[in-house]
A computed fold for a 487-nucleotide part of an RNA from an Armatimonadota bacterium, annotated as small-subunit ribosomal RNA, 3' major domain. The source organism's lineage runs through Bacteria, Bacillati and Armatimonadota. The coordinates come from a structure-prediction model, not an experiment, and the mean pLDDT is 85. RNAcentral holds the full RNA, with entries from ENA.
Context: one part of a larger RNA
RNA sequence: UGACGGGGGCCCGCACAAGGGGUGGAGCAUGUGGUUCAAUCCGAUGCAAAGCGCAGAACCUUACCAGGGCUUGACAUGCCGGCACAAGCCCGCCCGAAAGGGCAGGGUGGGGCCCCUUAGUGGGCCCGGCCGGCACAGGUGGUGCAUGGCUGUCGUCAGCUCGUGCCGUGAGGUGUUCGGUUAAGUCCGGCAACGAGCGCAACCCCCGCCCCCAGUUGCCAGCGGCUCGGGCCGGGCACUCUGGGGGGACUGCCCGCGCAAGCGGGAGGAAGGUGGGGAUGACGUCAAGUCAGCAUGCCCCUUAAGCCCUGGGCUACACACAUGCUACAAUGGCGGGUACAAUGGGAUGCGACCCCGCGAGGGGGAGCAAAUCCCCAAAGCCCGCCUCAGUUCGGAUCGGAGGCUGCAACUCGCCUCCGUGAAGCAGGAAUCCCUAGUAACGGCGGGUCAGCCACACCGCCGUGAAUACGUUCUCGGGCCUUGUACA
Numbered sequence: 001u002g003a004c005g006g007g008g009g010c011c012c013g014c015a016c017a018a019g020g021g022g023u024g025g026a027g028c029a030u031g032u033g034g035u036u037c038a039a040u041c042c043g044a045u046g047c048a049a050a051g052c053g054c055a056g057a058a059c060c061u062u063a064c065c066a067g068g069g070c071u072u073g074a075c076a077u078g079c080c081g082g083c084a085c086a087a088g089c090c091c092g093c094c095c096g097a098a099a100g101g102g103c104a105g106g107g108u109g110g111g112g113c114c115c116c117u118u119a120g121u122g123g124g125c126c127c128g129g130c131c132g133g134c135a136c137a138g139g140u141g142g143u144g145c146a147u148g149g150c151u152g153u154c155g156u157c158a159g160c161u162c163g164u165g166c167c168g169u170g171a172g173g174u175g176u177u178c179g180g181u182u183a184a185g186u187c188c189g190g191c192a193a194c195g196a197g198c199g200c201a202a203c204c205c206c207c208g209c210c211c212c213c214a215g216u217u218g219c220c221a222g223c224g225g226c227u228c229g230g231g232c233c234g235g236g237c238a239c240u241c242u243g244g245g246g247g248g249a250c251u252g253c254c255c256g257c258g259c260a261a262g263c264g265g266g267a268g269g270a271a272g273g274u275g276g277g278g279a280u281g282a283c284g285u286c287a288a289g290u291c292a293g294c295a296u297g298c299c300c301c302u303u304a305a306g307c308c309c310u311g312g313g314c315u316a317c318a319c320a321c322a323u324g325c326u327a328c329a330a331u332g333g334c335g336g337g338u339a340c341a342a343u344g345g346g347a348u349g350c351g352a353c354c355c356c357g358c359g360a361g362g363g364g365g366a367g368c369a370a371a372u373c374c375c376c377a378a379a380g381c382c383c384g385c386c387u388c389a390g391u392u393c394g395g396a397u398c399g400g401a402g403g404c405u406g407c408a409a410c411u412c413g414c415c416u417c418c419g420u421g422a423a424g425c426a427g428g429a430a431u432c433c434c435u436a437g438u439a440a441c442g443g444c445g446g447g448u449c450a451g452c453c454a455c456a457c458c459g460c461c462g463u464g465a466a467u468a469c470g471u472u473c474u475c476g477g478g479c480c481u482u483g484u485a486c487a
Stems, first nucleotide, its partner, number of pairs: 001487002003484003007481007015471002019434005026326008034317002042053002064312007073136001077135007088108004092103004110127006138301002141299003147295002149290003152286001154284001159198006165174003178189003204278004209247007218237001223234003250272001253266005328427001332386007345374002349368002353364004393424001398419007440463007
């Protein structure tokens, strides 16, 4: 000077408390450990690994295993030799699961320039192709304790430093401590300090109010027309909306307290005291993570540790853990009726509507490169049935019959219908999230994608709470101080 303390003081954070909903019990999904296996590819491992890399494992992917094959190689560049009766290209035949290997089977048979030559043939160079050879390619082989880059984490925490001066023999201190204040090393006052930098804040984006500009979405708002009914038509940009610009909030005003910074209250206002959300992550820490995204030093393999193929595996299953989904019902289940969204996506696509089918779906197919079409939200509300039962709860599991994608659904896809109906009666110790348009509940969209193991992830809108006395305690953190045999 740090770090640490079951030392002290001050102060924060869904840290506790107050409250709401869960997890831990059940079934299933997904990931992981373990075990098994020819292989169950590799990595991630307290917080900060475990619905993580994987925003799509039937083949492919694929890195793993078994078997079959290839070697100048699936791919790049350069060099040497060869190729016109072809080794090239197209096709055929044989072996084969394919990859690959084989054939004195058929067809076709390079381009440009120059030289010699009667035509032709021949020769040289360049471009392209192939064969043989060489140099090399290739490696998801090792090392994240050799690295770059990127990332997680403490932590959006309030901090970390420098110049000069001053103090100290020196390490170093001071500034940055103190008093107040703040979300904040935010600002004020004071002070041997005076300034400055990286952080904080602001500048950026979205949402909330208003105005302007713009109108093939919107509107009988005001007029006219048509219609069983619809902005359907004429017509119009007023409103809604869309998307570009601008205004608006600054403790500016008032009262109180205060030296000040600021705090408490009030007015006006769509909005207050950083308005809500996002982007933004200081010096550094964990030899944190990643050589399998990529790059890269070194080491290692080069008829193989490279390359191709078929099949299998990554989907195994006595178990254990993690994250979720569905439930255990009446604030519910089922049937019928009836409202109200937003994001986003669409051309080998989205597909209204009609027909067939109980249905998944099939046949046709208008419209839409899209404010114009796809486009129906669900919870909700109304009516009815069920009457507390393992049930009209719950849907696992299994049997049968089908549909779709795809070369192909046995291992190992999703969906439909009929039947079957398991555990489960609210979950021990323990543990997680959340302070407002939040939690909870409800549906919708998208990426990946042929299809899909999505209950995941990333978004969108609808309905919409409860509670916070307080800081003693648990966890993490900030500042000051104190002890130390630790560095």